A computed fold for a 74-nucleotide RNA from a Phycisphaerales bacterium, annotated as transfer RNA. It matches the Rfam family "tRNA". The family's RNA type in Rfam is transfer RNA. The organism belongs to Phycisphaerales, within Bacteria.
RNA sequence: GGGCGUUUAGCUCAGUUGGCUAGAGCGCAUCCCUUACAAGGAUGAGGUCGCAAGUUCGAGCCUUGCAACGCCCA
Numbered sequence: 001g002g003g004c005g006u007u008u009a010g011c012u013c014a015g016u017u018g019g020c021u022a023g024a025g026c027g028c029a030u031c032c033c034u035u036a037c038a039a040g041g042a043u044g045a046g047g048u049c050g051c052a053a054g055u056u057c058g059a060g061c062c063u064u065g066c067a068a069c070g071c072c073c074a
Base pairs, nucleotide, nucleotide: 001073002072003071004070005069006068007067010026011025012024013023019057028044029043030042031041032040050066051065052064053063054062
C1' cells in the first nucleotide's frame, strides 16, 4: 500500500424484510431476606447504536468518506 471483518449500556454480546418507545446476561444502586456476608427475590439507573454525510415518509440496519481494532496478501 491492497483486500476482508468488527465497532450497539461499565464489560461480553443479540437485534429478523428498514417500520411504534433499542434489548439480554454480567456488573452497578436501593430495598427484602440473613447476626453478617454470599446466594436468592423485587425495583431502578445507565445508550449522540464509532464519527460525518447521503438515500428514504422513516436508518442500529442501505450507500459513501473518515477513524480505531483484528486477520490475510504484498